[in-house]
Molecule: transfer RNA
Organism: Nitrospinota bacterium
RNA sequence: GGCUGAGUAGCUCAGUGGUCAGAGCGACGGUCUCAUAAACCGUAGGUCGUGGGUUCAAUACCCACCUCAGCCACCA
Numbered sequence: 001g002g003c004u005g006a007g008u009a010g011c012u013c014a015g016u017g018g019u020c021a022g023a024g025c026g027a028c029g030g031u032c033u034c035a036u037a038a039a040c041c042g043u044a045g046g047u048c049g050u051g052g053g054u055u056c057a058a059u060a061c062c063c064a065c066c067u068c069a070g071c072c073a074c075c076a
Stems, first nucleotide, its partner, number of pairs: 001072007010025004018056001027043005049065005
């Protein structure tokens, strides 16, 4: 340098054009307990990597860029 994949909550991930953007774990509060854990109930937490485009409508499609991972090539 070329190609491919990934980027969504603190972490691991789901969500292939339309209904309020979700799950598990974690955090916090509550119930229970002498107490802790477990279990159960609830709450908070998101500019969906950035910018543009297409569309009535984009987390999802297209383009560019950024970051990460892998493969290939080059090598002064």